[in-house]
RNA sequence: UGGAGCGUAGCUCAACUGGUAGAGCGCUUGGCUUACAUCCAAGAGGUCGUAGGUUCGAAUCCUGCCGCUCUCA
Numbered sequence: 001u002g003g004a005g006c007g008u009a010g011c012u013c014a015a016c017u018g019g020u021a022g023a024g025c026g027c028u029u030g031g032c033u034u035a036c037a038u039c040c041a042a043g044a045g046g047u048c049g050u051a052g053g054u055u056c057g058a059a060u061c062c063u064g065c066c067g068c069u070c071u072c073a
Stems, first nucleotide, its partner, number of pairs: 002071006010025004019056001027043005049065005
């Protein structure tokens, strides 16, 4: 410098061919227990990296930029 991939909750990751964003673990509260853990129930937590474009509608399609990983020289 060229090429490829990735960026979604605190962490690890889903989300089919565009139609209001979820799981597990973690966290909070309650129950259970003498207490802790386990277990059960409920809840909080997201401008989907960023800026634009297309569209009635974008996490999803297109483009620039930023970051990370791999790869070629």